[in-house]
RNA sequence: AUCGUUGAAGGGCAAACUUUCCGAAAGGUAGGGGCGCAAAGCUUCCGGUCUAAAUCCGCCUGAGGCGGACAAGGCAGCGGGGCCGCUAAA
Repeated sequence: AUCGUUGAAGGGCAAACUUUCCGAAAGGUAGGGGCGCAAAGCUUCCGGUCUAAAUCCGCCUGAGGCGGACAAGGCAGCGGGGCCGCUAAA
């Protein structure tokens, strides 16, 4: 000097819950909060999974209601992929 592994330090993010707003919902914004996370930083490309407004089908005589299917809507704190990134003694 390089490689591997790891402690420490400076810090970072922020689950449930709750207040607020948006949304048909899943869920998301902002605040409080802190379960946890070494990528719990960014990104829906792949798989998975959640919701089902609209649409289609069926049933109820019907208004309407109920049921089923379905993502172009979500989940990056479900996994994989891509991109960026702090520190590192012994």